[in-house]
Overview
The prediction has a mean pLDDT of 76. Fluoride riboswitch aptamer (crcB RNA motif) from a Candidatus Hydrogenedentota bacterium, 63 nucleotides, folded computationally. The sequence was found by an Rfam model in a public genome assembly.

RNA sequence: UUCAGCUCAGGAGAUGGGGUUCUCCUCUAACUGCCCUCCGAGGCUAAUAACUCCUACAGAAUC
Numbered sequence: 001u002u003c004a005g006c007u008c009a010g011g012a013g014a015u016g017g018g019g020u021u022c023u024c025c026u027c028u029a030a031c032u033g034c035c036c037u038c039c040g041a042g043g044c045u046a047a048u049a050a051c052u053c054c055u056a057c058a059g060a061a062u063c
Base pairs, nucleotide, nucleotide: 009026010025011024012023013022016054017053018052019051020050021049033044034043035042
């Protein structure tokens, strides 16, 4: 100096927060939905990576 492994730490997983689990990345990264398009524009689903709770939003019913 290079390579590999281990330990520790941090970050990310299309809209908020808590808990648990899983996966990915190491700042040159992981990640940044779909349809359509004349690349101007337009349309659609979803608060989860997964489960669950709360909040926001939407629909229906009852009081």